[in-house]
A computed fold for a 326-nucleotide part of an RNA from a Phycisphaerales bacterium, annotated as large-subunit ribosomal RNA, domain IV. It matches the Rfam family "Bacterial large subunit ribosomal RNA". Its family is annotated with structural constituent of ribosome and ribosome in the Gene Ontology. The source organism's lineage runs through Bacteria, Pseudomonadati, Planctomycetota, Phycisphaerae and Phycisphaerales.
Context: one part of a larger RNA
RNA sequence: UGGUCGUGAAGGAAUUAGGCAAAUUGACCCCGUACGUUCGCAAUAAGGGGGCCCUCCUCCCUUCGGGGAAAGGGCGCAGAGAAUAGGCUCUGGCGACUGUUUAUCAAAAACACAGCUCUGUGCUAACUCGUAUAGAGGAUGUAUACAGAGUGACGCUUGCCCGGUGCCGGAAUGUCACGGAAGCAGGUUAGCUUCGGCGAAGCUUGCAACCUAAGCACCGGUAAACGGCGGCCGUAACUAUGACGGUCCUAAGGUAGCGAAGUUCCUUGUCGGGUAAGUUCCGACGCGCAUGAAUAGCGUAACGACUGGAGCACUGUCUCCACGAC
Numbered sequence: 001u002g003g004u005c006g007u008g009a010a011g012g013a014a015u016u017a018g019g020c021a022a023a024u025u026g027a028c029c030c031c032g033u034a035c036g037u038u039c040g041c042a043a044u045a046a047g048g049g050g051g052c053c054c055u056c057c058u059c060c061c062u063u064c065g066g067g068g069a070a071a072g073g074g075c076g077c078a079g080a081g082a083a084u085a086g087g088c089u090c091u092g093g094c095g096a097c098u099g100u101u102u103a104u105c106a107a108a109a110a111c112a113c114a115g116c117u118c119u120g121u122g123c124u125a126a127c128u129c130g131u132a133u134a135g136a137g138g139a140u141g142u143a144u145a146c147a148g149a150g151u152g153a154c155g156c157u158u159g160c161c162c163g164g165u166g167c168c169g170g171a172a173u174g175u176c177a178c179g180g181a182a183g184c185a186g187g188u189u190a191g192c193u194u195c196g197g198c199g200a201a202g203c204u205u206g207c208a209a210c211c212u213a214a215g216c217a218c219c220g221g222u223a224a225a226c227g228g229c230g231g232c233c234g235u236a237a238c239u240a241u242g243a244c245g246g247u248c249c250u251a252a253g254g255u256a257g258c259g260a261a262g263u264u265c266c267u268u269g270u271c272g273g274g275u276a277a278g279u280u281c282c283g284a285c286g287c288g289c290a291u292g293a294a295u296a297g298c299g300u301a302a303c304g305a306c307u308g309g310a311g312c313a314c315u316g317u318c319u320c321c322a323c324g325a326c
Stems, first nucleotide, its partner, number of pairs: 003326006010319002014317001019314001028050004036041001038153001052074004058069004075079001087312007094304002099111002115151007127137003154299004159229003164226002166222005173217003179211002183207006191198002230248005257291001258288001269285005
């Protein structure tokens, strides 16, 4: 000097990104216990008190050994005499919850979850594995089932848009492959010939009107499918604001809620609260750069090694370090 511990005057978070670490609390018995609430909880809420040893009388229990209550007495610095054994409260955010996860830097607000919704599937089911007209899972199940997708307890709700993309339905017309094919043209040559050529049938090569499925175009439906949800100008007898009007565009122009938010750039927004002093925090406000409804919206008791803020208690975290043990 470092490590692991112990103790500390006065102060008590002034430390620090942050009470990180440490300290406080602690088992048991008695009293007592608020807001909120899904009536289960919250709750060991909080906050108080007790304990060792001896004993007459009284009361209770007894397995008759004793035990308990009450009252009185005794000792020590200290009676759960050592050790093991919640610090607490108030208020936000997120996720309902118990659970799961990055073996070896992340345990969470991420994943899962019960519940909700949509879609597919009628049984040799859909779907999946398999080189497969094999076989297997699904399932010795049968739509209250199985598969896929999203959301994520519960409560109140979930607005408008089908123009684009997707999916589902439709079948008239257009387009349209293989295949079929009337016909046309070339080659070949029996024959004919004015000797230049012409040229049937067959065979063969090429072209081809027309016929021809799905798909696409087309016509509808569908958003708890992928997704989307405006601009400018004017207007009320102070001013300001704009219920109201005009106009352009759109498939439709953001409803209920919530809102400087885990989303707010400007921003330490403005007002209120808390502090002597608060870029954080809580409550409001709302032209929201760029909230918003199962990519769910807003609430919510309980729960959380989650995360923000405040307080009480407590302390070597600090003022400011000192001493001791190993």